Context: one part of a larger RNA
RNA sequence: CUGGGCGUAAAGAGUGUGUAGGCGGUGUUCUAAGUUUGUCGUGAAAUCUCCCGGCUUAACUGGGAGGGUGCGGCGAAAACUGGAAUGCUAGAGGAUGGGAGAGGUAAGCGGAAUUCCUGGUGUAGCGGUGAAAUGCGUAGAUAUCAGGAGGAACACCUGUGGUGUAGACAGCUUACUGGACCAUUUCUGACGCUGAGACACGGAAGCGUGGGUAGCAAACAGGAUUAGAUACCCUGGUAGUCCACGCCCUAAACGAUGCAUACUUGGUGUGAGCGAUUCAUUUCGUUCGUGCCGGAGCUAACGCGUUAAGUAUGCCGCCUGGGGAGUACGGUCGCAAGGCUGAAACUC
Repeated sequence: CUGGGCGUAAAGAGUGUGUAGGCGGUGUUCUAAGUUUGUCGUGAAAUCUCCCGGCUUAACUGGGAGGGUGCGGCGAAAACUGGAAUGCUAGAGGAUGGGAGAGGUAAGCGGAAUUCCUGGUGUAGCGGUGAAAUGCGUAGAUAUCAGGAGGAACACCUGUGGUGUAGACAGCUUACUGGACCAUUUCUGACGCUGAGACACGGAAGCGUGGGUAGCAAACAGGAUUAGAUACCCUGGUAGUCCACGCCCUAAACGAUGCAUACUUGGUGUGAGCGAUUCAUUUCGUUCGUGCCGGAGCUAACGCGUUAAGUAUGCCGCCUGGGGAGUACGGUCGCAAGGCUGAAACUC
């Protein structure tokens, strides 16, 4: 080196773009690097195999013959891989015409509700709980009506519905902007797949500077409960939650299932198109997406099952008993918190 694996047993990187590399559709011609084959050379001795001999035998040892993966030279072949040239259109991309969508960024606007403020009505309670108390209230609360302020979130529509690579995305309008899908089969002509490093994005919490702060609420305070109660329950309440800019880079970042391509019985919902058809937004067909149920097959089982965990190929990542340990040390990134990389002794 060669093995077996990665939904749940150890194991798919959080996600993408893409460099090197690996791999790569179809026809013809050439080439001959890989490949196959012939021949020649080399392949020291010892070792190995066979034969003959020497020590009483054997081990050991002498002689002879053979074998020898490999390497090199010169020829031959041209199917496959590679290389060169020239074509093709089924992969990929472009064009034209469409409809769908919480895809992204920025600005503006809207109504409901909570809280606070002002005024009116009104009077003794309100609030809260399993029950209470802390708390608020005769300096007029709670309730109710009118007006005002401010911040945050967008009920119904809402749907195992949609969009996005993932994280994620939901009031309305406008501007800018990304992607996918369908139809035509008009153009280019393999331009492709994957992707070590690298780069970009990345919920929440957290950090820096400056704003903002209605509600909620770590910490904290008080009231209860309790043997105790540094909790669960209640009354308050600061960071934070929000905005701008800059960091952090982790999650049960999950479908616990990497990406791409091809092939392999079906049934039934639903979203976006297209074609035919119908009196009909009726029915049928078709493409892409998203669910459920199940066949073969697979699986230790559970289950998966054309959205595969089936059958295969290409490329990447990862695993190799439990603990020690995602720790120590070193390196590197970070303002810090910490992240990434990542052992061993020892022990069972």